The RNA shown here (transfer RNA) has 74 nucleotides and comes from Circinella umbellata.
[in-house]
RNA sequence: GGCGCGAUGGUGUAGUUGGUUAUCACAUAUGCUUCACACGCAUGAGGUCCGCGGUUCGAGCCCGCGUCGCGUCA
Repeated sequence: GGCGCGAUGGUGUAGUUGGUUAUCACAUAUGCUUCACACGCAUGAGGUCCGCGGUUCGAGCCCGCGUCGCGUCA
């Protein structure tokens, strides 16, 4: 340098044929429970989806460029 794959809450992830509220688990906060802690139960906060641009009535999803990571070829 070419090609392929990937980037989504703090972490790991789901997201179907593009359809209007982005899923689950862990972690975390509050309450219940306990003498207390843990476990358990209930409730909540936390992401506008790597960046920019484009297509579309509408983009996490499609297209282009870029950045970073992994793999592969040279």
Background
Its Rfam family is "tRNA". Rfam describes the family as follows. Transfer RNA (tRNA) molecules are approximately 80 nucleotides in length. Taxonomically the source falls in Circinella (Eukaryota, Opisthokonta, Mucoromycetes, Lichtheimiaceae).